[in-house]
Context: one part of a larger RNA
Molecule: large-subunit ribosomal RNA, domain I
Organism: metagenome
RNA sequence: GGCGCACGGGGGAUGCCUUGGCUCUGGCUGGCGACGAAGGGCGCGACAAGCAGCGAUAUUCCGCGGGGAGCCGCACACAGGCCUCGAUCCGCGGGUUCCCGAAUGGGGCAACCCGGCGCCUUGAAGAGGCGCCACCCGAGAGGGGGCCGACCCGGCGAACUGAAACAUCUAAGUAACCGGAGGAAGAGAAAACAAUAGUGAUCCCGCAAGUAGUGGCGAGCGAACGCGGGCCAGCCCAAACCGGGCCCGUCAAGGCGGGCCCGGGGUUGUAGGGCCGCAUUUAGCACCGGGGGACGAAGCGGAACGGCAUGGGAAGGCCGGCCACAGAGGGUGAGAGCCCCUUACGCGCAAGGAGCCCGGGCGAGCGGUACCCUGAGUAGGUCGGGGCCGGAGGAACCCCGUCCGAAGCUAGCGGCACCAUCCGCUAAGGCUAAACACAUGCCAGAGACCGAUAGAGUACCAGUACCGUGAGGGAAAGGUGAAAAGUACCCUGAGCAAGGGGGUGAAAUAGAACCUGAAACCGUGCGCCU
Repeated sequence: GGCGCACGGGGGAUGCCUUGGCUCUGGCUGGCGACGAAGGGCGCGACAAGCAGCGAUAUUCCGCGGGGAGCCGCACACAGGCCUCGAUCCGCGGGUUCCCGAAUGGGGCAACCCGGCGCCUUGAAGAGGCGCCACCCGAGAGGGGGCCGACCCGGCGAACUGAAACAUCUAAGUAACCGGAGGAAGAGAAAACAAUAGUGAUCCCGCAAGUAGUGGCGAGCGAACGCGGGCCAGCCCAAACCGGGCCCGUCAAGGCGGGCCCGGGGUUGUAGGGCCGCAUUUAGCACCGGGGGACGAAGCGGAACGGCAUGGGAAGGCCGGCCACAGAGGGUGAGAGCCCCUUACGCGCAAGGAGCCCGGGCGAGCGGUACCCUGAGUAGGUCGGGGCCGGAGGAACCCCGUCCGAAGCUAGCGGCACCAUCCGCUAAGGCUAAACACAUGCCAGAGACCGAUAGAGUACCAGUACCGUGAGGGAAAGGUGAAAAGUACCCUGAGCAAGGGGGUGAAAUAGAACCUGAAACCGUGCGCCU
């Protein structure tokens, strides 16, 4: 030096565990903000650095309700206190709530600096206290502003990529950016579809169907009719006409004409309405008021077990019982239906409060006539674009720009160029629940999901430490024991290091560098070989 055996050191794999995470399901909630938010800064404790809580009334104040023996957070110590005259704690409501921050008196390098006006304190003040003083919309009252996870509507709008290159095309009306709103948003009550039969607002799901089509007919893109379901709801204006008010024009002073505003009326396509005649009140409602109370906070009740042996410990074993509308789950010194928390079930209730009931409000019918009304720079057309399954094509339909520009009920639009017949419908005003989207937050449940290099980046004081001028990037780090019983006392030692005794404990090679404790690597002893 090598090999082997044994015992250690080192290291932190593995096993077991889980306070954390992931995904899904159901429900709730769907907002907060100038009455100053979200988010912060600085403070508040007997001692107080951090976290959490709170705000100069600062580890809290008040009321009501619950609860019933302990309490003064994490935080297990000392000191000092509180509490059955009901504390701590839990629920609901209220109070206080410094400074910054939309930040709003002005400024500013956020948490700071400096003002004006009024009132108060004061003998007075250049000191102090309270209130007001930004901008935009609005006559004013009042409103707006900022934050927030996704969902929604609108505006604007790429490229990589694919086409095995690339330009039309695709990616994609996606991403990014901007505006706006709601608990949903948007759409919505036929100028719709259909096809000789009919349907009857919108939205969503399944099919139709990867069909019809479109397409450098490449890559690709990609409907509708109809059917089956979910959910169901239909309404209001403008105008004619009537009444009123104000203003204007004209006049022969009687009037006539016009404009604006308010009220009544009216809302349709088998046309409807006005007008004239006749009759008079129902279905219903998303609006307003009242009643009512299902439900609803903390919470309360809630069945049934003992013995023997083993063991540190019984819930495991053996023996004998019991409950069950409860044998879900968790805990307890090991594996507990009957020990504890719970569970099934039942009870309770403040604020709030659906369906439901009552009242109000709104809301109808028959006939006649053909005088009046029924949404205009609109429909439509040219040219240029865009949207639809449709890339200009034979290209209808819808939208925008441009220049033209109707009819007006004996009217108008559509049915994929266009014309006729036939059929459907009534544009150029508006509103409208439910069904369908999403999940920051809260509650409950589930998993052929993870188990600390996994699962979130974060199981732990993590968006921290640290890096970066900055936008931004971004870790590592869990486990004594059933219980601290966390080693009294003695010794060695310079020692508050470390160790040896001793003690605790089932165990101390469970001793805090603490469960298990693999390998690399480093030793010590012994054996063999060289």